Model confidence (mean pLDDT): 81 of 100. Predicted 3D model of a 719-nucleotide part of an RNA (large-subunit ribosomal RNA, domain II) from Candidatus Nitrosopumilus sp. The organism belongs to Nitrosopumilus, within Archaea.

[in-house]
Context: one part of a larger RNA
RNA sequence: GCCAGGGAGCUAGCCGUCAUGGCGAGCCUAAGCCGAAGAGGCGGAGGCGAAGGGAAACCGAGUUCUCGCAGCAUUGCGAGGAGAAGCGUGUGAAAGUGCGUGAGUCAUGGCGGUUAGGCUAGAAGCCAGUCGAUCUAUUCCUGAGCUAGAUGAAGGCGGGCGAAAGCCCGCUGGAGGUCUUAAGACGUUCUGACGUGCAAAUCGUUGUUGUGACUUGGGAAUAGGGGUCAAAAACCAAUCUAGACUGGCGCUCGCUAGUUCCAACCGAAGCGUCUCGCAGGGCGUGCUCUGUGGAGAUAGUGUUUCCGGUAGAGCACUGAUAGGGCGGCGCGGGGGAGAGAUCCCUCACCGUCCAUUCAAACUCCGAACGGAUACACAUCGUAGAAGCAGGGACACGGGUUCGUGUGGCGUAAGGCUCACGACCGAAAGGGGUUUAACCCAGACUAGAGUUAAGGUCCCCAAAUUCUUGCUAAGUGUCAAGCAAAAGAGCGUAUUCUCGCCAAGACAGCAGGGAGGUAAGCUCAGAAGCAGCUAUCCUUUAAAAAGUGUGUAACAACUUACCUGCCGAGGGAGGGUGCCUCAAAAACGGACGGGGCUAAAGCAAGGUACCGAUACUCUGGACGGCCGCCGGUAUAGGCGGCCGUGGUAGGUUGGCGUAGUGAUUGGGUCGAAGCAGGGCGGUGACGUCCUGUGGACCGGUUUCUAUUGCAGAUCCUGGC
Numbered sequence: 001g002c003c004a005g006g007g008a009g010c011u012a013g014c015c016g017u018c019a020u021g022g023c024g025a026g027c028c029u030a031a032g033c034c035g036a037a038g039a040g041g042c043g044g045a046g047g048c049g050a051a052g053g054g055a056a057a058c059c060g061a062g063u064u065c066u067c068g069c070a071g072c073a074u075u076g077c078g079a080g081g082a083g084a085a086g087c088g089u090g091u092g093a094a095a096g097u098g099c100g101u102g103a104g105u106c107a108u109g110g111c112g113g114u115u116a117g118g119c120u121a122g123a124a125g126c127c128a129g130u131c132g133a134u135c136u137a138u139u140c141c142u143g144a145g146c147u148a149g150a151u152g153a154a155g156g157c158g159g160g161c162g163a164a165a166g167c168c169c170g171c172u173g174g175a176g177g178u179c180u181u182a183a184g185a186c187g188u189u190c191u192g193a194c195g196u197g198c199a200a201a202u203c204g205u206u207g208u209u210g211u212g213a214c215u216u217g218g219g220a221a222u223a224g225g226g227g228u229c230a231a232a233a234a235c236c237a238a239u240c241u242a243g244a245c246u247g248g249c250g251c252u253c254g255c256u257a258g259u260u261c262c263a264a265c266c267g268a269a270g271c272g273u274c275u276c277g278c279a280g281g282g283c284g285u286g287c288u289c290u291g292u293g294g295a296g297a298u299a300g301u302g303u304u305u306c307c308g309g310u311a312g313a314g315c316a317c318u319g320a321u322a323g324g325g326c327g328g329c330g331c332g333g334g335g336g337a338g339a340g341a342u343c344c345c346u347c348a349c350c351g352u353c354c355a356u357u358c359a360a361a362c363u364c365c366g367a368a369c370g371g372a373u374a375c376a377c378a379u380c381g382u383a384g385a386a387g388c389a390g391g392g393a394c395a396c397g398g399g400u401u402c403g404u405g406u407g408g409c410g411u412a413a414g415g416c417u418c419a420c421g422a423c424c425g426a427a428a429g430g431g432g433u434u435u436a437a438c439c440c441a442g443a444c445u446a447g448a449g450u451u452a453a454g455g456u457c458c459c460c461a462a463a464u465u466c467u468u469g470c471u472a473a474g475u476g477u478c479a480a481g482c483a484a485a486a487g488a489g490c491g492u493a494u495u496c497u498c499g500c501c502a503a504g505a506c507a508g509c510a511g512g513g514a515g516g517u518a519a520g521c522u523c524a525g526a527a528g529c530a531g532c533u534a535u536c537c538u539u540u541a542a543a544a545a546g547u548g549u550g551u552a553a554c555a556a557c558u559u560a561c562c563u564g565c566c567g568a569g570g571g572a573g574g575g576u577g578c579c580u581c582a583a584a585a586a587c588g589g590a591c592g593g594g595g596c597u598a599a600a601g602c603a604a605g606g607u608a609c610c611g612a613u614a615c616u617c618u619g620g621a622c623g624g625c626c627g628c629c630g631g632u633a634u635a636g637g638c639g640g641c642c643g644u645g646g647u648a649g650g651u652u653g654g655c656g657u658a659g660u661g662a663u664u665g666g667g668u669c670g671a672a673g674c675a676g677g678g679c680g681g682u683g684a685c686g687u688c689c690u691g692u693g694g695a696c697c698g699g700u701u702u703c704u705a706u707u708g709c710a711g712a713u714c715c716u717g718g719c
Base pairs, nucleotide, nucleotide: 001719002718003717004716005715006714011116012115013114014113015112016111017110018109019108020107021106022105023104026048027047028046032042033041034040052059053058063085064084065083066082067081071077072076086101087100088099089098090097091096119258120257121256122255126248127247128246129245130244131243137222138221139220140219141218142217143216144215145214146212148180149179150178151176155172156171157170158169159168160167161166184209185208186207190204192203193202224240226236227235228234261654262653263652264651265650266649271284272283273282274281275280286394287392288391289390290389291388292387296380297379298378300377301376302375303374305372306371307370308369312365313363314362318359319358320357323354324353325352326351327350328349332347333346334345335344336343337342398424399423400422402421403420404419405418407417408416409415429440430439431438444620445619446618447617448616449615450614454610455609456608457594458593459592463607465606466605467604468603469602470601476596477595487581488580489579491578492577493576494575495574496573497572498571500569508565509564510563511562512561514538515537516536519533520532521531544559548557549556621644622643623642624641625640626639627638628637629636655708657705658704659703661701662700663699664698665697666696673692674691675690676689677688678687679686680685
């Protein structure tokens, strides 16, 4: 992992509510007794209800009027219902206000709550009583063990010296938590091997110690908040920041996982508020079901009358802001004059005026928009809306910049946080290569047709469609999601503006390009051209006190400027479209791919076609409602209208399993079970045939339930 079997909302009491039934101002018995452990009967103790209000003392209602659904009737009456006024009582001086103002009770069943283990499984832990020191920690008793070598303490002997104390030399001696090592003990390094191992700690290597605080056998002591500890919270039998076993125990868990057949109708929320509250709960909103009710309701639009202080704007207030004018200037800073008193200038400060810039906690102003109100339209509603009452929930982690915001925070973000809407959540289908929330569109079922978004060269259904431009970069082939900016371009198209031009433009070629003068100054030199100053005059068609090369300085070349040749456009600037550069990532490579260039790209227009579960038509099913037929009718039939995506969840109807009662059947001429197949039903499932099997098994109906498995690292067994 697979298969088979097992496997999770049960039971009892009480309470609430709904349905059905009995009796009804009443209803019911309980224990117990008789009886066959039965059926049935007896049993009135007691309970609930019939009156409430009040803490209590205490007091004490059950009426009137109006509207009006059903119904009856046809001016209307009008059960139930609604409203108004009363009444009872509490409180209050009062006004007022709270509660009440005639239907229950018993039984059975459904749903829910509560108390109990309370849908199932799952803690870590806490407490009690026992069992452990054959492991290990420490201690005690009694035993055992330690090779070979090295070093050479004290002491001793001999000798030398000395006055002595003593010193020195040699030999001897054999001390030591001494040294190197064996056995033994330990376990440092490779962070080696192994790491479903040889092994729940081993193997190899390299190490530490090895006469001692040494190693070790046997025996004994200390026990769980306790021991022991050269101290690591280490060890106390593979278990230790409190052992193991059994019990309390089905501890508790707001957490996690699981929770078993089918169909039909409706269908959420992730919001508000409180919470030792933030992974949970309570209440409300949102969903559903039932009843009541009986005519209006309001998501849209317009108008009427009001409410508002946002966006924007403004400076009239509050506060801030940079400049100027005028006035003040007691105190303060700086400067000046004076012997000093004091005076003058200035800065700062204060006031005012002019012009300047701002504000969530400024406003002389002020939208869009939102809200209220009434009317109208529209939509929904007697096929029953609004409102009201009750039962059952789920939910209270939301998400998407998607759209809008003249929201906030942030440099920004697939960012955080808001408001309104949409969508996903709980929504399938078509498109976007792929793709929760982008576009189209809300799937009952079957068939046919038509379209939407998006597409129409091939993959791939449909135009190699028509008209007009642009692009040469494979730019592009991207609606967005899925990048590109500032800046730059004599790329190209288009458009606008301003100059020049047959009195000849622009470009090209040719000629001229002079004189005063080498301007003056500076300088070794400075002659148009190192630098500074000035930049005049003359001759001219024109020619700078010189545009750039160049020289030591000159020279030389060239330009401006003029003329000739030529003969028609040419120059500058701005806007727009497409394009280019700007433009860097790691295997070779991605427009979805192939591929595409007067496109199969971009910009516009036209006509066809393709394309979905959309729309239309036809048949069928189911639900709600209406009408007719129907013996009652919610059976059934016919016709019509509307509907049928769906998680949590609410409601309804069914299928199957085991058994009980009643009733009715099958079976050795072959039951159950098993295997294969046919048919029916929307489905759970049912039924028939054949084979196998060899003795029991069903249908209908009532009731009861250890009643349905794919999951829970589910349990047991098998493979």